[in-house]
Molecule: transfer RNA
Organism: Pseudomonadota bacterium
RNA sequence: GGCGACGUAGCCAAGCGGCAAGGCAGGGGCCUGCAAAGCCUCGAUUCCCGGGUUCGAAUCCCGGCGUCGCCU
Numbered sequence: 001g002g003c004g005a006c007g008u009a010g011c012c013a014a015g016c017g018g019c020a021a022g023g024c025a026g027g028g029g030c031c032u033g034c035a036a037a038g039c040c041u042c043g044a045u046u047c048c049c050g051g052g053u054u055c056g057a058a059u060c061c062c063g064g065c066g067u068c069g070c071c072u
Stems, first nucleotide, its partner, number of pairs: 001071007010024003018055001026042005048064005
């Protein structure tokens, strides 16, 4: 320098046009003599950033930024 994949909550991670699952961690509560375990409950007005398409974008298109891989 060229090509490709990925970027979603503190961490992992689903979603692939109709307003964002789940797990861990964390806050609150129940239980307990106190805890642990267990159970209930709460959390993403900017889904890396900026444009575009669309009635509607995390999702499609363009340009950046970052990470990883391959090629020379």